[in-house]
RNA sequence: GGGCGGGUAGCUUAGAGGGAUAGCGCUGCCUUUACACGGCAGAGGUCGGAGGUUCGAGUCCUCUCCCGCCCACCA
Numbered sequence: 001g002g003g004c005g006g007g008u009a010g011c012u013u014a015g016a017g018g019g020a021u022a023g024c025g026c027u028g029c030c031u032u033u034a035c036a037c038g039g040c041a042g043a044g045g046u047c048g049g050a051g052g053u054u055c056g057a058g059u060c061c062u063c064u065c066c067c068g069c070c071c072a073c074c075a
Base pairs, nucleotide, nucleotide: 001071002070003069004068005067006066007065010024011023012022018055026042027041028040029039030038048064049063050062051061052060
């Protein structure tokens, strides 16, 4: 330098253009003498960044940043 995969909640992640998911974790309540387990409820997200297409983008297109893999080149 070329190609491919990935970036979404604190962590791991789902999501074939139209309500942003789940598990763990966190908070409150119930339960217990208390803790744990369990049950119920809740908070938490500029979907890596910018631009474009579209009535509408996490999703499609372009550029770009970061991580991983493969190939090539130089020394």

Transfer RNA from a marine sediment metagenome, 75 nucleotides, folded computationally.
It matches the Rfam family "tRNA". It is annotated as a transfer RNA.